A computed fold for a 77-nucleotide RNA from an Actinomycetota bacterium, annotated as transfer RNA. RNAcentral holds the sequence, with entries from ENA. The same sequence occurs in records of 2 taxa. NCBI's taxonomy places the organism under Bacteria, Bacillati, Actinomycetota. It matches the Rfam family "tRNA". Gene Ontology term of the family: triplet codon-amino acid adaptor activity.
RNA sequence: GCACCUGUAGCUCAGUUGGUUAGAGCGCACGCUUCACACGCGUGAGGUCCCCAGUUCGAGUCUGGGCAGGUGCACCA
Repeated sequence: GCACCUGUAGCUCAGUUGGUUAGAGCGCACGCUUCACACGCGUGAGGUCCCCAGUUCGAGUCUGGGCAGGUGCACCA
C1' cells in the first nucleotide's frame, strides 16, 4: 500500500427483513436479609449505537467518506 472483518452501557456481547420503548450477563448504587460481612432476593442509575455526511416518512441496521483495532497479502534500501 491492497483486501476482508470489527467498533452498541465501566467490561463481555445480542440486536432477525430499516419500524413501534435500545437490551442481556457481569460490575456499580440503594433496599430487604444478617450482630456484621458474604451469598441470595428486589429496585435503580448508567448510552451522541466510533465520527461526519447522504438515502428514507422512519437508520444501531442501508450508502459514501474518515478514524481506531484485528487478520491476510504485497513491498522494503